[in-house]
Context: one part of a larger RNA
């Protein structure tokens, strides 16, 4: 010189885009952030019209339309957030899985045949402060269980064909044993269900190569290393087990320690290289510690569930309930980092045949010179070189065409009018925004550093090795261009300057 997620200090007019707990993975009041489906399902309850004595009675429409809880479907494993741990097939790349999994969607083949018991809601009791439980008794299904059939699949087994980098693959066949389903809903258009083969996206799992320090860490290893068997996985594997041998790693760094998520990439540099890894995007970890699983297509599961631990709140004391590293917000750390804001209009997700619901994810607005980039604070004439200020050898010099005048102009901000695009038919939070047109008026808008050399800009007072200064050399002890103050002048400019880190 450049550069920042930056603070600090003095200053401050207006836009556009962007960023905005780098610390205590501390602790959190409140409110919201994951539902939806009545076109699976059973049930209670509310809606009309008259008369009422207010109890309720009558008529009908319409097997309508709506609310709750509840069974059952699908979602809740995404989206959002954080970065503690991780030096590891965690990340990147490249390769392989003939060792493997896949809900929803696409494409193809077959198929849905018959019966069964239940339970939740209710309802009766019954226990508890509570959270919430237990027992009898009744009811439906795309809930749940037999039996059928079986294109097919799966396993044993017999024998052929063909490929291939080994274990083996793949293609036709015989024989035997297992294996489905919701005659369901429907506004009649569909949508749904089963098996199986494929595809597409996703995961899973193995290997080469690549990325920090440290030998003042020199040896480590017993599930260790190979084998046989068996278990368990989707699966391959000491991944677990059992018995067998006695190996594996390591000066081309083993093992131990510290340090850290990785990577696309940012920043600098001519490069080569160094340094970082905020935002945005990928993959990865994690969810108050710590372990453990269930369900499920998929989690060992942020706002699931157990079982321990601090912690924290309620209790009748017996026993409950909770987890902001979701988005606002509070405390407390800190040099520092925002609103407890609008809307689903849009883009995207969940559910649903749709209507549509929900969605702090997204759109937006707020705040903050944090930043980068644009505008602006006027422009032109104007000397007798006005007062005034500094300074003077007292003649001037200088501030300075500056200024006061004249003459114009009106960006930005302000005031009125009209007013979008973003949305396809309907629907706009943004936002009466952006964006036009008019109006007044030079009006509302300049401030920081510095002047000894490096290094662009000097004089006067005061101070007297005091007070100060200072990035390095260094300045100050009576004539200080270096301390303070002013005038003048240099430099950047809505910013100036300190620090800090990093090239």
């Nucleotide at each position: 010189g450049g550069a920042c997620g930056a603070a600090c200090g003095c200053u401050g007019g207006c836009g556009g885009c962007g960023g905005g707990c780098c610390u205590a993975a501390u602790a959190c009041a409140u409110g919201c952030a994951a539902g939806u489906c009545g076109a699976a399902c059973g049930c209670a309850c509310u809606c009309g019209a008259c008369c009422u004595u207010c109890g309720g009675g009558u008529c009908a429409c319409a097997u309508g339309a709506g609310u709750g809880a509840g069974u059952g479907g699908c979602g809740a494993a995404c989206g959002g957030g954080u970065g503690a741990g991780u030096a590891a097939c965690a990340c990147g790349u490249g390769a392989g899985a003939a060792a493997c999994c896949u809900g929803c969607c696409c494409c193809g083949a077959a198929g849905a045949c018959u019966g069964g018991a239940a339970u939740a809601a209710c309802u009766c009791g019954a226990g508890g402060a509570a959270a919430c439980u237990c027992g009898g008794g009744c009811u439906a299904a795309u809930a749940c269980c037999g039996g059928a059939u079986g294109u097919c699949c799966c396993c044993a087994u017999c024998a052929g064909g063909u490929c291939g980098c080994a274990u083996g693959g793949c293609c036709a066949g015989g024989u035997g044993a297992g294996g489905a389903a919701a005659u369901g809903c429907u506004c009649c258009g569909g949508c749904g269900c089963u098996u199986c083969g494929g595809g597409a996206g996703g995961g899973u799992c193995u290997c080469g190569c690549g990325g920090c320090c440290u030998a003042u860490c020199a040896g480590c290893u017993a599930g260790u290393u190979g084998g046989u068997g068996a278990g368990g996985u989707a699966a391959c594997g000491g991944c677990u087990c059992a018995c067998c041998a006695a190996g594996g790693c390591a000066u081309c760094g083993a093992c131990g320690g510290g340090u850290a998520g990785c990577u696309g990439g940012u920043c600098u540099g001519a490069g080569a290289g160094g340094a970082c890894g905020a935002u945005c995007a990928g993959c990865c970890a994690c969810a108050c510690u710590g372990g453990g699983a269930c369900u499920g297509a998929g989690a060992c599961a942020c706002g699931g569930c157990c079982c321990a631990g601090a912690c924290u709140c309620c209790u009748a004391c017996g026993g409950g309930a909770g987890g902001c590293a979701g988005c606002a917000g509070u405390a407390g750390g800190g040099a520092a980092u925002c609103u407890u804001g609008c809307g689903c209009a849009a883009u995207g997700g969940g559910c649903g045949a749709a209507a549509g619901c929900c969605u702090g994810a997204c759109g937006c607005a707020g705040c903050c010179a944090c930043g980068c980039c644009g505008c602006g604070u006027g422009a032109g004439g104007g000397a007798u070189g006005a007062a005034g200020g500094c300074u003077c050898u007292c003649g001037g010099g200088u501030u300075g065409u500056a200024a006061a005048c004249c003459u114009c102009u009106u960006u930005c901000a302000g005031c009125a009018g009209g007013g979008a695009c973003g949305a396809a038919a309907a629907u706009g939070a943004c936002g009466g925004u952006a964006c036009c047109u008019g109006c007044a008026g030079a009006a509302g808008a300049a401030g920081c550093u510095c002047c000894g050399g490096c290094c662009a800009a000097c004089u006067a007072c005061g101070u007297g090795c005091c007070a100060g200064c200072a990035g390095c050399c260094g300045c100050g002890g009576u004539a200080a261009c270096a301390c303070g103050u002013a005038g003048g002048g240099a430099g950047c400019a809505a910013g100036c300057g300190u620090u800090g880190u990093c090239c």
Notes: A computed fold for a 503-nucleotide part of an RNA from an Actinomycetota bacterium, annotated as small-subunit ribosomal RNA, 5' domain. The organism belongs to Actinomycetota, within Bacteria. The coordinates come from a structure-prediction model, not an experiment, and the mean pLDDT is 85. The sequence was found in a public genome assembly. Its Rfam family is "Bacterial small subunit ribosomal RNA".